[in-house]
Molecule: transfer RNA
Organism: Candidatus Iainarchaeum sp.
RNA sequence: GCCUUUGUAGCUCAGUGGUAGAGCAGCGCUCCUGUAAAGCGCAGGUUGGGGGUUCGAGUCCCUUCGAAGGCU
Numbered sequence: 001g002c003c004u005u006u007g008u009a010g011c012u013c014a015g016u017g018g019u020a021g022a023g024c025a026g027c028g029c030u031c032c033u034g035u036a037a038a039g040c041g042c043a044g045g046u047u048g049g050g051g052g053u054u055c056g057a058g059u060c061c062c063u064u065c066g067a068a069g070g071c072u
Stems, first nucleotide, its partner, number of pairs: 001071007010024004018055001026042005048064005
């Protein structure tokens, strides 16, 4: 230099153009003599940044930044 994959909640990851989700972690409550476990609930997001297409973009396109791998 070129190619591929990847970036979404604190962490690990889903999400085939139509309301952004799960598990764990956090907080509250129930239960218990108490703790843990269990159950119920709550909260948490500029979807890496910018731009474009579209009635509508996490998703498609361009650009840029970061990470991993490959080729030379």